[in-house]
This is a predicted structure of a 74-nucleotide RNA (transfer RNA) from an uncultured Oscillospiraceae bacterium. Model confidence (mean pLDDT): 81 of 100.

RNA sequence: GGCUCGGUAGCUCAGUUGGUUAGAGCGCCGGCCUGUCACGCCGGAGGUCGAGGGUUCAAGUCCCUUCCGAGUCG
Repeated sequence: GGCUCGGUAGCUCAGUUGGUUAGAGCGCCGGCCUGUCACGCCGGAGGUCGAGGGUUCAAGUCCCUUCCGAGUCG
């Protein structure tokens, strides 16, 4: 340098054929429970989906450019 895969919450990840509220588990915060902690139960906060642009009534999803990581070929 070519090709393939990946980048979505603090962490690990899901997100189907583009479709109207962006989710799960763990973690964090609050409450209940308990003599206290833990466990358990209930609730909550936390994201502009790596970045920029384009297509579309509508984009995490499609197209282009670009950054980062992994694999592979030379």